[in-house]
RNA sequence: GCCGAAGUGGCGGAAUUGGCAGACGCACUUGACUCAAAAUCAAGCGGGUUCACGCUCGUGCCGGUUCGAGUCCGGCCUUCGGCA
Numbered sequence: 001g002c003c004g005a006a007g008u009g010g011c012g013g014a015a016u017u018g019g020c021a022g023a024c025g026c027a028c029u030u031g032a033c034u035c036a037a038a039a040u041c042a043a044g045c046g047g048g049u050u051c052a053c054g055c056u057c058g059u060g061c062c063g064g065u066u067c068g069a070g071u072c073c074g075g076c077c078u079u080c081g082g083c084a
Base pairs, nucleotide, nucleotide: 001083002082003081004080005079006078007077010026011025012024019067028044029043030042031041032040046057047056048055049054060076061075062074063073064072
C1' cells in the first nucleotide's frame, strides 16, 4: 500500500433481508428480610430539561439516502486478521 472483519449503557452481549435501541447476564444504588452480614426478593441504574409525570438527544466520528437507519451508501478514526 491492497483486501476483509469488528466498534452498541460501567462491563459482556442481543436487536438483519430498514420499522418501539439497549433484550438477557454481570456490576452498582436504594429498600425489604437479618442482631448484623451473605443469600434471596422488589425497585432503580446514559446525557439534557422538568418539582414530578413526561419530552428530547443518544449505536466510533462526519455526511448522505429514506416517511423511518445500529442496519443501506460515501469519507474518516481505532482494533484485529490476511496479502504484498
This is a predicted structure of an 84-nucleotide RNA (transfer RNA) from Phascolarctobacterium sp. It was read from a public genome assembly. Rfam family: tRNA. The family's RNA type in Rfam is transfer RNA. Rfam links the family to the GO term triplet codon-amino acid adaptor activity. NCBI's taxonomy places the organism under Bacteria, Bacillota, Negativicutes, Acidaminococcales, Phascolarctobacterium. Model confidence (mean pLDDT): 81 of 100.